[in-house]
Molecule: transfer RNA
Organism: Ditylum brightwellii
RNA sequence: CAGAGAUGGUCUAGUUGGUUAUGACGCGCCCUUCACACGGGUGAGGUCCCGGGUUCGAUUCCCGGUCUUU
Numbered sequence: 001c002a003g004a005g006a007u008g009g010u011c012u013a014g015u016u017g018g019u020u021a022u023g024a025c026g027c028g029c030c031c032u033u034c035a036c037a038c039g040g041g042u043g044a045g046g047u048c049c050c051g052g053g054u055u056c057g058a059u060u061c062c063c064g065g066u067c068u069u070u
Stems, first nucleotide, its partner, number of pairs: 002070005009025003018056001027043005049065005
C1' cells in the first nucleotide's frame, strides 16, 4: 500500500435499505428419571466494532477511524 473480516457468553446466517435480526452450542425453568445424563418443550440474553453522512427510514449504501487476518 492492497484484499478480506468485526452481528447475544461462544460460533454463525442474513438483508436490490422497510413491520419482530437466523440457527447451533452454552445458560434459566418445565416435562421425562429414584437421581443424573440423553431427549422434548419453553424463556432470557444483541448500542449488528466506533463516529459522521445520505434517506421518510441504515445491521445493509457512502466517508473516516479502530482492531483482526492475508